[in-house]
Context: one part of a larger RNA
Molecule: small-subunit ribosomal RNA, 5' domain
Organism: Geobacteraceae bacterium
RNA sequence: GGAUGAACGCUAGCGGCAGGCCUAACACAUGCAAGUCGAGGGGUAACGAUGUCUUCGGACAGGCGACGACCGGCGCACGGGUGAGUAUCGCGUUUGUAACCUACCUUUAACUGGAGAAUAGCCCGAAGAAAUUCGGAUUAAUACUCCAUAAUACUAUGAUCUGGCAUCUUUUUAUAGUUAAAGCUCCGGCGGUUAGAGAUGGGCAUGCGUGACAUUAGUUUGUUGGUGAGGUAAUAGCUCACCAAGACUACGAUGUCUAGGGGGUCUGAGAGGAUGGUCCCCCACACUGGUACUGAGACACGGACCAGACUCCUACGGGAGGCAGCAGUGAGGAAUAUUGGUCAAUGGGCGAAAGCCUGAACCAGCCAUGCCGCGUGAAGGAUGACAGCGCUAUGCGUUGUAAACUUCUUUUGUACAGGAAGAAACACUUCUACGUGUAGAAGCUUGACGGUACUGUACGAAUAAGCAUCGGCUAACUCCGUGCCAGCAGCCGCGGUAAUACGGAGGAUGCAAGCGUUAUCC
Repeated sequence: GGAUGAACGCUAGCGGCAGGCCUAACACAUGCAAGUCGAGGGGUAACGAUGUCUUCGGACAGGCGACGACCGGCGCACGGGUGAGUAUCGCGUUUGUAACCUACCUUUAACUGGAGAAUAGCCCGAAGAAAUUCGGAUUAAUACUCCAUAAUACUAUGAUCUGGCAUCUUUUUAUAGUUAAAGCUCCGGCGGUUAGAGAUGGGCAUGCGUGACAUUAGUUUGUUGGUGAGGUAAUAGCUCACCAAGACUACGAUGUCUAGGGGGUCUGAGAGGAUGGUCCCCCACACUGGUACUGAGACACGGACCAGACUCCUACGGGAGGCAGCAGUGAGGAAUAUUGGUCAAUGGGCGAAAGCCUGAACCAGCCAUGCCGCGUGAAGGAUGACAGCGCUAUGCGUUGUAAACUUCUUUUGUACAGGAAGAAACACUUCUACGUGUAGAAGCUUGACGGUACUGUACGAAUAAGCAUCGGCUAACUCCGUGCCAGCAGCCGCGGUAAUACGGAGGAUGCAAGCGUUAUCC
């Protein structure tokens, strides 16, 4: 000199953009953060409508609209948070998978036939303070099961044919065996099953790279390899039985400490050094430890089970819970914000669609935390006023065109009026082309921000400057007070009676809605 997720002091007008618990991965009150589908099902707990009755309060009926709970499907593995752990195939980069999987999506081909047993819910009863649980009868499905059919699927045994770096692999074919499905409908369609291909997303492996310490020198027994089996989507000591005795290491094994990694960021002429907050990619974690289930996918943040610590309810028998989601609270700390709005846009989930959900996201609030921009007026104006301060002093100098005053201007401000873009769709209606639901065109509707941005009119200099420094480094000097005292100080150093260095004043200098100080990095 540059920089920062900064803090502290003094000060403070506005706007835009960005950023905002670095500490206790400490503990959490409350609300919200993941649902959706009646075009899968039995339906009818509410609501509305309809019909009947009515003592005008209502009652009953069916299931028309619509719709809780329950069964069922999809989603809940995403999105959001944090960086504890991890020195490692975790990450980065190259390559391989002839050792693999992939729901929804696209495309191609074929199919969608019969039968059955239950079980929630509803109803009845019981136990319990509650959470909730148990029993009886009865019932449906795109829930569950059986049979059939089906191969280009899989398995077994052969034959055949490509390719490769090896283990091996591709293609064609014969025989035998095994294995499917779901229906709903507004009659348009939406689905379902099997197989192939694609796309997307992942799993695994590999060469190289990836912190400190040798005041850590030896480490290892599923350890290293083989055979066989099991297991997985898949290779593999991944697991197991047996066999062998290997394997790593001074080019640093093992151990201890520290640490999420990268793109990047800051600095530097570069080489380097430091760093990894916000944003993007990957990884890991979800009170602590362990475990599996379901599923295409989890060993699952707002799922389950077990144990532990902690908190809460209790009728003492037993139960409920997990903010490192968004706000918010306490604690810690030098220090870090609203218990806000909207789904209008983008994206996501479900749905045929309308739509519903979405603390993702978009917005608004607070904070000078940073960057950038603007303003606090402009021009004239010497009587160089008064006053302050200084001087070798009845004067002069300086503050100083500074002020007053005159004439203008109105960014900003106040008031009023107007007022967006962000929006194009989806949906609905009509038309056209093809042909029977797709494409195109036209019409109509949709704004949280927000009466915001922006524009116009009126008024008026009106509402708006501070901080540090002035001995040298280093831009900027005098007076007074003090007298090694009080104090200053980044370094050199200053102060003991003339202090340009302390404190105040006048003046000046540098920056400026900021200026200084401290901390940290180059």